[in-house]
RNA sequence: GCGAACUUAGCCCAAUCGGUAGAGGUCUCUGGCUUAGAACCAGAGGGUUGUGGGUUCGACUCCCACAGUUCGCA
Repeated sequence: GCGAACUUAGCCCAAUCGGUAGAGGUCUCUGGCUUAGAACCAGAGGGUUGUGGGUUCGACUCCCACAGUUCGCA
């Protein structure tokens, strides 16, 4: 230099062919349990979907540019 994949909550990650984001784990807080703690159980908290544009009634999803991470080729 060329090509590909990925970027979503503090962290790990779902989200079917575009239909209005949390399925799940972890984390924090509260309660239960315990002599107390750990573990376990219940409830609660949480998003400018990397950044900026475009298409659309509607975009995490499609298109373009840029940034970052990883891999391959030279």